The part of an RNA shown here (large-subunit ribosomal RNA, domain VI) has 249 nucleotides and comes from a soil metagenome. The RNAcentral record of the full RNA draws on MGnify.

Context: one part of a larger RNA
């Protein structure tokens, strides 16, 4: 912009697209049919894997430069102690919330149809017999193909279909501003905008560190113990209108 009455929400149909399509081993049928014996099945039923692919993060793991601790050197809060800064996050050890792994775990392929190829058969003639047929006729038959499985999908201009609210000039709606994240380069979506938990703060708890400052005791001192699973804590959980979503157009 179109989709002709129009706006506004939601829910569809599928023309058409696209994905997927994989390949072992193990047991039962059964040591059975076969075979002289060695050996050892078709079909069928079950388990169990590799790679592939889709999705998550409860677990195992990795990261995690605004958490927590150890620790070196210097510098700085006049000293002591406790603390900042700077040295690749100085450097080590651990780690939440996200992100993520064949390094985790949950699922898939299928099953079935329909038409088939190559092959394989009915019934049967030409050619009193055979012959599946380079005859008419009816059938079996594959990982391919078209359905079935997911995913998109009416600009499919042939432009569909249903529900719900408004409205013969309104009305639904939406934006500008704003607080944000599950979203994201910007727009855009999505959760809100005092009738309010939308961010932030505080509270609590959960996870993380891992035993704070202080102070006492004990030890000549490093230091240790006790007060105490302390204390400190980003990103996730619940609640709170304290601050910001205000007023207005």
């Nucleotide at each position: 912009c179109g989709c002709u009455a129009g706006g506004a929400a939601a829910u569809u149909u599928g023309a058409g697209a696209g994905g997927c399509u994989u390949c072992g081993a193990c047991u039962c049928u059964a040591g059975u049919a076969c075979g002289a014996g060695a050996g050892g099945a078709c079909c069928g039923a079950g388990u169990u894997g590799a790679a592939c692919g889709c999705a998550c993060c409860g677990c195992u793991g990795g990261u995690g430069u605004a958490u927590g601790g150890a620790u070196u050197g210097u510098u700085c809060u006049a000293c002591c102690a406790a603390g900042g800064g700077c040295a690749u996050u100085g450097u080590c050890c651990a780690g939440u919330a996200g992100c993520u792994a064949u390094c985790g775990u949950g699922c898939g392929g299928a099953c079935c149809a329909g038409a088939u190829a190559a092959g394989c058969g009915c019934u049967g003639a030409a050619a009193g017999c055979a012959u599946a047929u380079u005859a008419a006729g009816c059938g079996c038959g594959a990982a391919a193909c078209u359905g079935a499985c997911c995913u998109c999908a009416a600009g499919a201009u042939a432009a569909g279909a249903u529900u719900u609210c408004c409205c013969u000039a309104u009305g639904a709606c939406c934006c500008c501003c704003c607080u944000g994240a599950a979203a994201g380069a910007c727009g855009a979506u999505c959760a809100g905008g005092u009738u309010g938990a939308u961010a932030g703060g505080c509270g609590c708890a959960a996870g993380g560190u891992g035993g704070a400052a202080g102070u006492g005791c004990g030890g000549c001192a490093a230091c240790g113990c006790a007060u105490g699973g302390a204390g400190c804590u980003g990103a996730a959980g619940c609640g709170u209108a304290c601050u910001a979503a205000u007023a207005g157009g």

It matches the Rfam family "Bacterial large subunit ribosomal RNA".
The coordinates come from a structure-prediction model, not an experiment, and the mean pLDDT is 84.